[in-house]
RNA sequence: AGAGUUUGAUCCUGGCUCAGAGUGAACGCUGGCGGCGUGCCUAAUACAUGCAAGUCGAACGCGAAAGUCCUUCGGGAUGAGUAAAGUGGCGCACGGGUGAGUAAUACAUGGGAACGUGCCCUAGGGUGGGGAAUAACUGUUGGAAACGACAGCUAAUACCGCAUAGUCUCGCAAGAGUAAAGGUGGCUACCGCAAGGUGCUAUCGCCCCAGGAGCGGCCCAUGUCCCAUUAGCUAGUUGGCGGGGUAAUGGCCCACCAAGGCAACGAUGGGUAACUGGUCUGAGAGGAUGAUCAGUCACACUGGAACUGAGACACGGUCCAGACUCCUACGGGAGGCAGCAGUAGGGAAUAUUGCACAAUGGAGGAAACUCUGAUGCAGCAACGCCGCGUGAGUGAAGAAGGCCCUUGGGUUGUAAAGCUCUUUAGCUAGGAAAGAAGCUUCAUAUGGCUAAUAUCCAUGUGAGGUGACGGUACCUAGAGAAUAAGCACCGGCUAAUCUCGUGCCAGCAGCCGCGGUAAUACGAGAGGUGCAAGCGUUACUCGGAAUCACUGGGCGUAAAGCGCACGUAGGCGGAUUUGUAUGUCAAUUGUGAAAGCCCAAGGCUCAACCUUGGAAUCGCAGUUGAAACUGCAUUUCUUGAAUACUUGAGAGGGUGGGGGAAUACCUAGUGGAGAAGUGAAAUUCGUAGAGAUUAGGUGGAACACCAGAGGCGAAGGCGCCUGCCUGGCAAUGUAUUGACGCUGAGGUGCGAAAGUGCGGGGAGCAAACAGGAUUAGAUACCCUGGUAGUCCGCACCGUAAACGAUGGAUACUAGCCGUUCGGAGAGUUAACCCUCUGAGUGGCAAAGUUUACACAUUAAGUAUCCCGCCUGGGAAGUACGGUCGCAAGACUAAAACUCAAAGGAAUUGACGGGGGCCCGCACAAGCGGUGGAGUAUGUGGUUUAAUUCGAAGCAACGCGCAGAUCCUUACCUGGUCUUGACAUCGCGAGAUCGCUACAGAGAUGUAGUUUUCCCUUCGGGGACUCGUAGACAGGUGCUGCAUGGCUGUCGUCAGCUCGUGUUGUGAAAUGUUCGGUUAAGUCCGGCAACGAGCGCAACCCCUGUCCUUAGUUACCACCAUUCAGUUGGGGACUCUAGGGAGACUGCCGGUGUUAAACCGGAGGAAGGCGGGGAUGACGUCAAGUCCUCAUGGCCCUUACGACCAGGGCUACACACGUACUACAAUGGUGGAAACAGCGAGUCGCGAAACCGCGAGGUGAAGCUAAUCUCGAAAACACCAUCUCAGUCCGGAUUGAAGUCUGCAACUCGACUUCAUGAAGUUGGAAUCGCUAGUAAUCGCAGAUCAGCACGCUGCGGUGAAUACGUUCCCGGGCCUUGUACACACCGCCCGUCACACCACGAAAGUGGUCUUAACCAGAAGUAGGUGAGCUAACCGCAAGGAGGUAGCCUACCAAGGUUGAGGCCGUGAUUGGGGUGAAGUCGUAACAAGGUAGCCGUAGGGGAACCUGCGGCUG
Repeated sequence: AGAGUUUGAUCCUGGCUCAGAGUGAACGCUGGCGGCGUGCCUAAUACAUGCAAGUCGAACGCGAAAGUCCUUCGGGAUGAGUAAAGUGGCGCACGGGUGAGUAAUACAUGGGAACGUGCCCUAGGGUGGGGAAUAACUGUUGGAAACGACAGCUAAUACCGCAUAGUCUCGCAAGAGUAAAGGUGGCUACCGCAAGGUGCUAUCGCCCCAGGAGCGGCCCAUGUCCCAUUAGCUAGUUGGCGGGGUAAUGGCCCACCAAGGCAACGAUGGGUAACUGGUCUGAGAGGAUGAUCAGUCACACUGGAACUGAGACACGGUCCAGACUCCUACGGGAGGCAGCAGUAGGGAAUAUUGCACAAUGGAGGAAACUCUGAUGCAGCAACGCCGCGUGAGUGAAGAAGGCCCUUGGGUUGUAAAGCUCUUUAGCUAGGAAAGAAGCUUCAUAUGGCUAAUAUCCAUGUGAGGUGACGGUACCUAGAGAAUAAGCACCGGCUAAUCUCGUGCCAGCAGCCGCGGUAAUACGAGAGGUGCAAGCGUUACUCGGAAUCACUGGGCGUAAAGCGCACGUAGGCGGAUUUGUAUGUCAAUUGUGAAAGCCCAAGGCUCAACCUUGGAAUCGCAGUUGAAACUGCAUUUCUUGAAUACUUGAGAGGGUGGGGGAAUACCUAGUGGAGAAGUGAAAUUCGUAGAGAUUAGGUGGAACACCAGAGGCGAAGGCGCCUGCCUGGCAAUGUAUUGACGCUGAGGUGCGAAAGUGCGGGGAGCAAACAGGAUUAGAUACCCUGGUAGUCCGCACCGUAAACGAUGGAUACUAGCCGUUCGGAGAGUUAACCCUCUGAGUGGCAAAGUUUACACAUUAAGUAUCCCGCCUGGGAAGUACGGUCGCAAGACUAAAACUCAAAGGAAUUGACGGGGGCCCGCACAAGCGGUGGAGUAUGUGGUUUAAUUCGAAGCAACGCGCAGAUCCUUACCUGGUCUUGACAUCGCGAGAUCGCUACAGAGAUGUAGUUUUCCCUUCGGGGACUCGUAGACAGGUGCUGCAUGGCUGUCGUCAGCUCGUGUUGUGAAAUGUUCGGUUAAGUCCGGCAACGAGCGCAACCCCUGUCCUUAGUUACCACCAUUCAGUUGGGGACUCUAGGGAGACUGCCGGUGUUAAACCGGAGGAAGGCGGGGAUGACGUCAAGUCCUCAUGGCCCUUACGACCAGGGCUACACACGUACUACAAUGGUGGAAACAGCGAGUCGCGAAACCGCGAGGUGAAGCUAAUCUCGAAAACACCAUCUCAGUCCGGAUUGAAGUCUGCAACUCGACUUCAUGAAGUUGGAAUCGCUAGUAAUCGCAGAUCAGCACGCUGCGGUGAAUACGUUCCCGGGCCUUGUACACACCGCCCGUCACACCACGAAAGUGGUCUUAACCAGAAGUAGGUGAGCUAACCGCAAGGAGGUAGCCUACCAAGGUUGAGGCCGUGAUUGGGGUGAAGUCGUAACAAGGUAGCCGUAGGGGAACCUGCGGCUG
């Protein structure tokens, strides 16, 4: 510090996810030791049991027992003035726990004044003299118990008077008022028999008063979570006067008076929450958090209340009420673990009913000491942090085993074993009675106090005592590698890969995503990587996230500018003088607890941990100063702003009057058959007279041309002429005011269309509606009608793609060209033109900005100020709530759930029922076909034991198959073989081959027979055959979607790319586009391109002309010759086959850019590529082929291999493709008779001759071929006949007889002869081929092949017609445009309906909880009243009084009750939409002009997407 993920790719926006750190954690697997920490986050749920607050005999009165000793046996002594209980004092308000409540009676920080204070400290003063009770105890008595009742005795540092008193309190003063307690030790002058007392002294107390310290109470300021879908709250409320009350201020309380107080700087209400130091994270700013430790607060079963006290409204106190639990004799009682342990419960989850007061601290005490679940320790738990160990060295035969393998090897791996060592930790044993320890008792010394050498206090010395942890830390010795390694991961992010298994199954997954037979992603093994006594997972927090942006983001199109204005609060604000000191700045002071973080040093062997010191704590407050900026006050100014005067332009607004054109209707005339409407029609109107035309009239709405990217307005919007009223704007110059300004939350007003209410109006248009068409349907598009509405008045509504998708204001920052309205100047008579300038409104463009597109003085540039808005997509602008509205609805505005994207701009393609240009037998123009018939052939389907398999639009279907009777053959049935029909290797034997007989369908088996290979160094070797064992053979079995190779197709279309350079953030672009031209990316010109490659063309072959060379088997002009180029001869010609020539837009004219090129012409055998062939770019179709071949993987191995016989591939209701033959006279038949070329031939072609009607047979010449043979060419032409008919057309089918091939012709060959003589009379929709030696037509040859050709491949003969042209169909190329497509239109995608699941809303109700109002009620308590009952201290001789008090009453008040209101949370028959789901149904709304352009608002309609009307936008 970043990374993955939207796309075919790119940039941006934007979310999701990951890597880091952390935790009071939990879970899974695993687990050696120690140190230091930490440990109910949930039920503030309920609690058994034990302990957690007592202490003091030196305040007081009483006062045992066990035990021991003695005894006269009665008892006594001791224990012991001890235990226990009581009065009294102090403590129990601390310590410990918890976080329920609490959003301010809290906390944090900083201040303040009107207070209190036990114990403690420092001073001063005092401590005199009396009295009355009471518990304990004793007796009686009630009760189950808890606990009492009555009577009697008694003490005090308990209680009550009196005295005294001041610095105390009250009071102006005079004056008045108010206190106490003694205990213990010592001494012995005095009293007393003694006990003891007085006195003195020491010490601990007590009382009054003052001060301090520490602690506490109160007040103020600032800060402290979310919701505005909580906007108004408040009657003791706010203040005052006077009282009461309190320690103290104060409405804290009361009476009276006033009407205030709080709130948009968020009152009130609701939700949530103890706060802080700190902790975690982060670069920081921040964010989250508030366990342990520390400070504060609150609470103690729930609610209320007071008492005591210095302090409480009191965790282990009291009273009352409530709920719960327990005891009970049923009458009544007891209790409160959120103390420490522990139990139950809850929960994913959190420990021992331990030891000790030795230390630290606390309470009491004079002290010893007692108490202390505070605390110190131990136990449990890898819960966390830190440290250590599980061994070290050597060791290659690179062992064995495992795994992989290309079979060579690699890896595990120096790892192990083996050898040599070490002993931390652990184990065993011993030591260490270490340190942690100060305190205390006794003795003693010195000093102080004192009358005192008593005591007491202080200090020192000596001796003794005291340890829970713990026989622990630590040290030493011994034995012995001995006792000690796991977990996760290995597709990318992210370090680390192979094999097997599985086969969209099982499973994985943080995100992207893996798995459908070759999974580095599942499971396992092997290996590796990471961390390590832990490792992973889950949960949560921060980070990354600049993803709420203060630091540090945005708003034209990605989410985001309010529809527009006016204006309140608020925020911000021109120049200048002086003052002030709010902000600001500087210095200093106080505070900012400790701990923690950081730095330094030190202590545990290190570290964690601990100790000490420092720094820091950026904050708040005080004091002093500065005065630039800001604020405030003040003095001026004119440039911002405004006003007046002078002019100007304008569809600015309101209101009245007027006008003409057109539509419609009405009346009348003319006229006579149609009109209207559409793609085409129909509905409709019309002989009852339409439409058309003429004249007149009525009525409503809108204002042609001018008209412009023009003008005006804030926006919506505004358009005939004109009167009146009225707003704004601009310019020039002068004058005036003197910052009066900008923005603007709330608020107010305006605000298209549609819509609403009431009243008018209604010509045209036109939602709804009706009809006609279209259509599969057509609730639409089209047509005919037509109502609301559109218009006016008044009143609502308040929304639009209300858009420049761009808030307002101000300033600054190159230009050029238009246009509107002003001003000035020059020229000019003027019009007009030119220059400058102000205000608008447009275009282009620089810098700059921007993801890009683009914006660019009218900014989306550079800056400032103010407002509004955004934070992934969907759910949703929806639900609920509220406000507004007559309604429609508007405004405000979520969540659950769900996805990993949604999106913007641009790029390359592809596509378009987008555009432009161009080409092609693509259409058109022609010729001939197919589709109809019969047959052949292939396919589908069906059948079958099998009908082997493949090929499937073009680009499968006379295709693989250039030839299935057996074979082929892969299929079926049956019979056989198992190292095999075929290959290599080992061993043994033998030549092999052949022949005969038998069995059998044959394969095969049995028996017999014949023969004795080649080489040799003489050892043997080789070929072949047989037998045998195993390695292996074999497979036309599967996968063409694992592959190679080959092929088809687009397409012989003109395209496809690269290097360098340049442009762009980039994908990419440029080049390759553009203007011409071409068959062509062919060439030329231009150009940020310059070049190059694969394609095109050319080079190659055939053919067309000529020359030359050579003439045999070919040829024959000349000379001879023959039946015959037959022979001689010739080398001219034809021809053959070698070599050359020729054609290049070369020449001329024109057009064209002086180009390329095109048009025409000449010459020429041939002219613009002369004709034909071969040749197939980058790529597309997971195209075809595993059955040509090769090949990975999988599968079979006495069978899915091999052999044999027979059958099948030839089936047959039917459908399709491709052909042949025809339907006839351009013909058939018969007769006679011409003219080819390519080719083939020795397992062959086969002549002549003879036989047969013929197929063919016999025969054998010749030929290894320019020699011989196939071999006859046919159509054509000639003669004759047939005369339009199912025929003298046509030949299928069938019968009979044959020929040939072949082991074999039945299934199932071809041909021949005779006989038979089917359909068919030119073929529906539709569709194919062809542009010249072509189509059409005619025959010939060849491959395959024993035989079999209507197929295929070639060859020649005869030989046309037409092309105006590119509108249309199909295919293709280039450019451009749109796109929501990229598996690329066979794309994408919308909504209803049906089914399943999920969350949410509504709902008659119903349950709970909270708040609140009114009323009733009124426990305990406090206050007041009363108090005839009761009453010790004081007064009084007494009676009695003062005072107190039980009881009763009143006020306040908790629980409770009744009635009502509101909020929230559950639940709810049914219901509503939403989301998600595998291949469901219906349509096709959107994306291309998406086939009616789309979208926004509104209204109506419709199964649904949607359709239509009105207005708006261009996205």

A computed fold for a 1515-nucleotide RNA from an Oligoflexaceae bacterium, annotated as small-subunit ribosomal RNA. Lineage of the source: Bacteria > Pseudomonadati > Bdellovibrionota > Oligoflexales > Oligoflexaceae. The RNAcentral record of the sequence draws on SILVA.